FMN riboswitch aptamer (RFN element) from a Calditrichota bacterium, 124 nucleotides, folded computationally. Lineage of the source: Bacteria > Pseudomonadati > Calditrichota.
[in-house]
RNA sequence: AUAAAUCUUCGGGGCGAGGCGCAAUUCCUCGACCGGCGGUGACAGCCCGCGAGCCUUUGGAAAAAUUGGCUGAACCUGUGAAACUCAGGUGCCGACGGUACAGUCCGGAUGGUAGAAGAUGCUA
Numbered sequence: 001a002u003a004a005a006u007c008u009u010c011g012g013g014g015c016g017a018g019g020c021g022c023a024a025u026u027c028c029u030c031g032a033c034c035g036g037c038g039g040u041g042a043c044a045g046c047c048c049g050c051g052a053g054c055c056u057u058u059g060g061a062a063a064a065a066u067u068g069g070c071u072g073a074a075c076c077u078g079u080g081a082a083a084c085u086c087a088g089g090u091g092c093c094g095a096c097g098g099u100a101c102a103g104u105c106c107g108g109a110u111g112g113u114a115g116a117a118g119a120u121g122c123u124a
Base pairs, nucleotide, nucleotide: 001123005120006119007118008117009116010115015031016030017029018028019027032104033103034094035093036050037049038048039047045092046091053070054069055068058065074090075089076088077087078086096107097106098105
């Protein structure tokens, strides 16, 4: 330096005030806040893909595993060799269940996962 394989650890953030009301961090008004993972000539919530979530197929006693599908949102100007990623500006988006209608509360979840780091390891 390093293949297969095995193992270990890590692996999601965020709301206040006022109003109406029996009841709202959910509605209304005003003002805030947050952004998983890999990739991409240059740093990305909104470019490409993945994960989460939901539906579905096969499977079986069950569980595991498996097939296919659905799944949000961005533009302008500037710099530059290169940016839908940076700077400036103006916007937009946010699973399911619960509850007075929720990106920010509670719950599935002391869960799972994209993946990240490390150890062992054959060989040189």
Rfam family: FMN riboswitch aptamer (RFN element). From the family's description: The RFN element is a highly conserved domain that is found frequently in the 5'-untranslated regions of prokaryotic mRNAs that encode for flavin mononucleotide (FMN) biosynthesis and transport proteins. Its mean pLDDT, the model's own confidence on a scale to 100, is 84.